[in-house]
Context: one part of a larger RNA
RNA sequence: GAUGAACGCUAGCGGCAGGCCUAACACAUGCAAGUCGAGGGGCAGCGGGUCCAGCUUGCUGGAUGCCGGCGACCGGCGCACGGGUGAGCAACGCGUAUGGAACCUGCCCUUUACAGGGGAAUAGCCCAGGGAAACUUGGAUUAAUGCCCCGUGGUACCUUUUUAUAGCAUUAUAUAAAGGUUAAAGCCCUCGGGCGGUAAGGGAUGGCCAUGCGUACCAUUAGCUAGAUGGUGGGGUAACGGCCCACCAUGGCCGCGAUGGUUAGGGGCCCUGAGAGGGGGAUCCCCCACACUGGUACUGAGACACGGACCAGACUCCUACGGGAGGCAGCAGUGAGGAAUAUUGGACAAUGGGCGGGAGCCUGAUCCAGCCAUGCCGCGUGCGGGAAGAAGGCCCUACGGGUCGUAAACCGCUUUUACAUGGGAAGAACCGGGGGCACGUGUGCCCCCCUGACGGUACCAUGGGAAUAAGGACCGGCUAACUCCGUGCCAGCAGCCGCGGUAAUACGGAGGGUCCGAGCGUUAUCC
Numbered sequence: 001g002a003u004g005a006a007c008g009c010u011a012g013c014g015g016c017a018g019g020c021c022u023a024a025c026a027c028a029u030g031c032a033a034g035u036c037g038a039g040g041g042g043c044a045g046c047g048g049g050u051c052c053a054g055c056u057u058g059c060u061g062g063a064u065g066c067c068g069g070c071g072a073c074c075g076g077c078g079c080a081c082g083g084g085u086g087a088g089c090a091a092c093g094c095g096u097a098u099g100g101a102a103c104c105u106g107c108c109c110u111u112u113a114c115a116g117g118g119g120a121a122u123a124g125c126c127c128a129g130g131g132a133a134a135c136u137u138g139g140a141u142u143a144a145u146g147c148c149c150c151g152u153g154g155u156a157c158c159u160u161u162u163u164a165u166a167g168c169a170u171u172a173u174a175u176a177a178a179g180g181u182u183a184a185a186g187c188c189c190u191c192g193g194g195c196g197g198u199a200a201g202g203g204a205u206g207g208c209c210a211u212g213c214g215u216a217c218c219a220u221u222a223g224c225u226a227g228a229u230g231g232u233g234g235g236g237u238a239a240c241g242g243c244c245c246a247c248c249a250u251g252g253c254c255g256c257g258a259u260g261g262u263u264a265g266g267g268g269c270c271c272u273g274a275g276a277g278g279g280g281g282a283u284c285c286c287c288c289a290c291a292c293u294g295g296u297a298c299u300g301a302g303a304c305a306c307g308g309a310c311c312a313g314a315c316u317c318c319u320a321c322g323g324g325a326g327g328c329a330g331c332a333g334u335g336a337g338g339a340a341u342a343u344u345g346g347a348c349a350a351u352g353g354g355c356g357g358g359a360g361c362c363u364g365a366u367c368c369a370g371c372c373a374u375g376c377c378g379c380g381u382g383c384g385g386g387a388a389g390a391a392g393g394c395c396c397u398a399c400g401g402g403u404c405g406u407a408a409a410c411c412g413c414u415u416u417u418a419c420a421u422g423g424g425a426a427g428a429a430c431c432g433g434g435g436g437c438a439c440g441u442g443u444g445c446c447c448c449c450c451u452g453a454c455g456g457u458a459c460c461a462u463g464g465g466a467a468u469a470a471g472g473a474c475c476g477g478c479u480a481a482c483u484c485c486g487u488g489c490c491a492g493c494a495g496c497c498g499c500g501g502u503a504a505u506a507c508g509g510a511g512g513g514u515c516c517g518a519g520c521g522u523u524a525u526c527c
Base pairs, nucleotide, nucleotide: 001526002525003524005523006522007521008520009519012379013378014377015376016375017374018372019371020337025335026334027333029332030331031330034077035076036075039074040073042070043069046068047067048066049064050063051062052061053060054059055058084290085289086288093215094214095213096212097211098210099209100208103207104206108203109202110201111200112199113198114197116150117149118148119147126139127138128137129136130135156181157180158179159178160177161176163174164173165172166171186195187194188193216262217261218260223253224252225251228250229249230248231247232246233245234244235243265287266286267285268284269280270279271278272277292313293312294311295310296309315326316325317324318323343369345368346367347366351365352363353362354361355360382413383412384411385410392404393403395402396401419463420462421461422460423459427454432449433448434447435446436445437444438443439442471516472515473514474513475512476497477496478495482511483510484509485508486507492499493498
């Protein structure tokens, strides 16, 4: 000098930032991922319309998907993002540089072509049943942008052949031809169109893979290795590869540290330092890994998937004892652990994300507010005058006086802050609605209207009144700051040297002083 700090004493205000470093311990409760009716059958609840019935004539009951809408269900997209944590990992994990030898990529941009015909089901609804529940069985019936079949179909893929180039050749690349293979879905509309669908090429983005170099400590760890190292063939993958398998060979690594052990997420960065270096890896950003513990795959463009599935285990809970349910290292919050770390808050107004044509819905991401001197920064606790140098002091004294000290009183002034009263934002641009202009008639531009959680906050004005606001540590040397009293190797101090055994500037108190100041010290850790 520094800190994600803690502890002691103290504490006025504001701005900005930060806030479980320990038990990757266990979790009550609420919320954190939905959305689309412009894909679909429908219709439980709500509102309306129509019809019927009753009567207290504007209500009740019933019927009807007819309309607005819409629970559950089928379907699409999203749920692989965003958010958390640092357990594991000494590794192509990270960092850096280069590359594609063998790859994939939903949504997005762009180019080209296309979308003809048919079919079988299944949720839901209905009926019947089992179960305490979680849930579940059977039957009947039905729809789709769900599923299947036929047709069409290149520049994609496969096979064969032709030609050209490279090459001795195996072969590779390009070109051309023939044969074979895989498609599709509709919805809305003001009838103009809009949103979608299929196949293929290119791009972008994201991923995947490869290689070089760098990346902690221990040699009181010196040898390690059988899918082990390589080859051929095959399987698998989006793709290369012992990734996996069959056969064959016997290799591969190591004192430039293999193997083993210990520790640890890595980096941008942060602290310190003149630098070299040393230390760290909180907040923010990038990458990685994990999601009660271990394992597995499914779906999908993408996962081996935090708030998905299955199996096993530990734990907790429900049970009618037959059987079931759960996973905060999301945001709050609870217990425990600990020296120690916050509210079961508000809003989607902004930014961003998902879905939707849109209105919009969802969003503990985010934006805000609350708590904490945890840190940094700023402001204040007054300013000027004022000597009879007042009073007072467990103060000092050579008893004359000295000191606190212009300090106070007193006079004049100011009003930051706090308090009270009044006014009061920017953050708002979009989207949407209305109007105008241009053209290709739904796009662009302009104008108006609508939209603020924070918040009646920031800020501004007015009012009165010095009013509302100072402490902590230290004073032997290092190290700025000294005397008196008490104590008497006691009580005690102490970072080091060391103080204390009767005059202690070192212990305790007082007066005085020094240094910092809403802080000051102590402890811990690093340079």
A computed fold for a 527-nucleotide part of an RNA from an uncultured bacterium, annotated as small-subunit ribosomal RNA, 5' domain. Its mean pLDDT, the model's own confidence on a scale to 100, is 84.